[in-house]
RNA sequence: CAUCUAGAGGGGUGGAGGGACUGGCCCGUAGAAACCCCGGCAACCCUCCCGAAGCGAAAGCUGAGGGGAAGGUGCCAAUUCCAGCAGGUGGAUUGCCUGACAGAUG
Numbered sequence: 001c002a003u004c005u006a007g008a009g010g011g012g013u014g015g016a017g018g019g020a021c022u023g024g025c026c027c028g029u030a031g032a033a034a035c036c037c038c039g040g041c042a043a044c045c046c047u048c049c050c051g052a053a054g055c056g057a058a059a060g061c062u063g064a065g066g067g068g069a070a071g072g073u074g075c076c077a078a079u080u081c082c083a084g085c086a087g088g089u090g091g092a093u094u095g096c097c098u099g100a101c102a103g104a105u106g
Base pairs, nucleotide, nucleotide: 001106002105003104004103009038010037011036012035013034017027018026019025021084022083023082024081039076040075041074044072045071048067049066050065053062054061055060080102085099086098087097088096089095
């Protein structure tokens, strides 16, 4: 700096935790975390193809955008599970909307 309302799980080992934090609310002995194997999602990096347009005398260069997925990350309950701070809306401490903060990934 960009993205975070989409998408994608089986098996083995393991044996009580997990969802960052706090409060909720969930998931979990019909098997949590972690590790391993296989599979998948996605398209940040990467790679290949097409390519608006621009530059150039030409060769050619740049390239919005579109497609692909071999490789590097990441991810595969719930919107980042919800809220947390501030503002708006509303009769309203429920609700709804917007922006921060925090966090995750690149």
This is a predicted structure of a 106-nucleotide RNA (SAM riboswitch aptamer (S box leader)) from a soil metagenome.
RNAcentral holds the sequence, with entries from MGnify.
The coordinates come from a structure-prediction model, not an experiment, and the mean pLDDT is 86.